[in-house]
Context: one part of a larger RNA
RNA sequence: GAUUGAACGCUGGCGGCAUGCUUUACACAUGCAAGUCGAACGGCAGCACGGGCUUCGGCCUGGUGGCGAGUGGCGAACGGGUGAGUAACGCAUAGGAACGUACCGAGUAAUGGGGGAUAACGCGUCGAAAGAUGUGCUAAUACCGCAUACGCCCUGAGGGGGAAAGUGGGGGAUCGCAAGACCUCACGUUAUUCGAGCGGCCUAUGCCUGAUUAGCUAGUUGGUGGGGUAAAGGCCUACCAAGGCGACGAUCAGUAGCUGGUCUGAGAGGAUGAUCAGCCACACUGGGACUGAGACACGGCCCAGACUCCUACGGGAGGCAGCAGUGGGGAAUUUUGGACAAUGGGGGCAACCUGAUCCAGCCAUGCCGCGUGAGUGAAGAAGGCCUUCGGGUUGUAAAGCUCUUUCGGAGGGGAAGAAACGGUUACGGCCAAUACCCGUGACUAAUGACGGUACCCUAAGAAGAAGCACCGGCUAACUACGUGCCAGCAGCCGCGGUAAUACGUAGGGUGCGAGCGUUAAUC
Numbered sequence: 001g002a003u004u005g006a007a008c009g010c011u012g013g014c015g016g017c018a019u020g021c022u023u024u025a026c027a028c029a030u031g032c033a034a035g036u037c038g039a040a041c042g043g044c045a046g047c048a049c050g051g052g053c054u055u056c057g058g059c060c061u062g063g064u065g066g067c068g069a070g071u072g073g074c075g076a077a078c079g080g081g082u083g084a085g086u087a088a089c090g091c092a093u094a095g096g097a098a099c100g101u102a103c104c105g106a107g108u109a110a111u112g113g114g115g116g117a118u119a120a121c122g123c124g125u126c127g128a129a130a131g132a133u134g135u136g137c138u139a140a141u142a143c144c145g146c147a148u149a150c151g152c153c154c155u156g157a158g159g160g161g162g163a164a165a166g167u168g169g170g171g172g173a174u175c176g177c178a179a180g181a182c183c184u185c186a187c188g189u190u191a192u193u194c195g196a197g198c199g200g201c202c203u204a205u206g207c208c209u210g211a212u213u214a215g216c217u218a219g220u221u222g223g224u225g226g227g228g229u230a231a232a233g234g235c236c237u238a239c240c241a242a243g244g245c246g247a248c249g250a251u252c253a254g255u256a257g258c259u260g261g262u263c264u265g266a267g268a269g270g271a272u273g274a275u276c277a278g279c280c281a282c283a284c285u286g287g288g289a290c291u292g293a294g295a296c297a298c299g300g301c302c303c304a305g306a307c308u309c310c311u312a313c314g315g316g317a318g319g320c321a322g323c324a325g326u327g328g329g330g331a332a333u334u335u336u337g338g339a340c341a342a343u344g345g346g347g348g349c350a351a352c353c354u355g356a357u358c359c360a361g362c363c364a365u366g367c368c369g370c371g372u373g374a375g376u377g378a379a380g381a382a383g384g385c386c387u388u389c390g391g392g393u394u395g396u397a398a399a400g401c402u403c404u405u406u407c408g409g410a411g412g413g414g415a416a417g418a419a420a421c422g423g424u425u426a427c428g429g430c431c432a433a434u435a436c437c438c439g440u441g442a443c444u445a446a447u448g449a450c451g452g453u454a455c456c457c458u459a460a461g462a463a464g465a466a467g468c469a470c471c472g473g474c475u476a477a478c479u480a481c482g483u484g485c486c487a488g489c490a491g492c493c494g495c496g497g498u499a500a501u502a503c504g505u506a507g508g509g510u511g512c513g514a515g516c517g518u519u520a521a522u523c
Base pairs, nucleotide, nucleotide: 001523002522003521004520006519007518008517009516010515013370014369015368016367017366018365020362021329026327027326028325030324031323032322035074036073037072040071041070043067044066047065048064049063050061051060052059053058081282082281083280090207091206092205093204094203095202096201099199100198101197104195105194106193107192108191109190110189111188112146114144115143121136122135123134124133125132126131152161153160154159166187167186168185169184170183171182174181175180208254209253210252215245216244217243220242221241222240223239224238225237226236227235257279258278259277260276261272262271263270264269284305285304286303287302288301307318308317309316310315335360337359338358339357343356344354345353346352373403374402375401376400383394384393385392386391407464410458411457412456413455417450422444423443424442425441426440427439428438429437467512468511469510470509471508472493473492474491478507479506480505481504482503488495489494
């Protein structure tokens, strides 16, 4: 000199954009953060409507909109947080072969015919509660056989094995009292192939300090057989061999998430890893598996432990390193805000959910921009300070005169971010179909948290807006008074003991400026 997620002191007008628990991975009150589907299902607790009855109080009725709880599907493994652990295939770069993949895209072939249950619900029982349990009834895209098998799997190559589910929209003829059958379309379902994206695994190289850590290793190193996994492999196991690593630093100990990057520097390098992005690890502490395409799972389960809470003492409940917020620790770090309008995610035909996200709030924490007025004005006013008492200086500074009105305050107008989806229509596709559905084009209604915000216009009026540090040398900037080795200053050298440009105050000056200094840290 540059820099910071800074803090502290004094001061503080406005705006834009960013950042904001670096410390106790300490403990957490409260609310919210992952749901959704009635177009899978049986149904109907509550609401609204319709219908029936009525003594006018109401009662009945799933018939309709819809829907609590339940069965079922998908999601909950993403998104969000933190950096405790980890010196490791953890990360980075470059490669590899023995793998998996729900949803998505492309293709092929199917979607036939049956069955038995079970929750909800009803009636009971136990329990303080959490909850548990008996019995009876019922549905499905829940579950299980049978049939079939282009492709698929196994094979001793003969053969053997294995699947499915429907729901909704529309409809001319035919059948049917109707529901519907039937046809068709869309979404699904089953099997299989390929792809995309994602993930698991392996190898090489690189990645802090210590030798006052020199030897380490028994599934250890390799082989064979077996097991296991989606998959190679001592990954596991039995047997066999005696190997493997190490001064090119093994082992041990300490420290630490890694990278893109960031800061500094001419560079080489040094330091660092907040925000943003990629990867990893963790979710009260330790262990374990279940479900599932995917987890050994932050807001799932089981066991053990510590802690907190409830209890009828028998037993139960919980996990903010999600967003806010509280206590505590600390020099120190924000609102228990708004909205799903946009972007994206989940589910769904849509409506729905989303503390992701987008916004707003707080803080000069940082960067950037603007303002606090401009011109003129010498009687060089008054006052202050100094003085050799002549004057000098503050100083064109002020006043005065002439202007301007940014920002702020007042009044008025007022966005873009929002076109998809939807509606109408034309054409094309599908189809038996001018119906439904899909695609493209034209026209068009609605939808904004921010926000009456940005921005624009109007009138008034210099009006509402400057401080901080320093002035001995380094280092830009000097005098007076007070003090008298005292009080004090100080980054280094050093000042202060009666003429202190070094302490304190004043006048003046210098530097920076909504900031300025100090402290800490890095180069």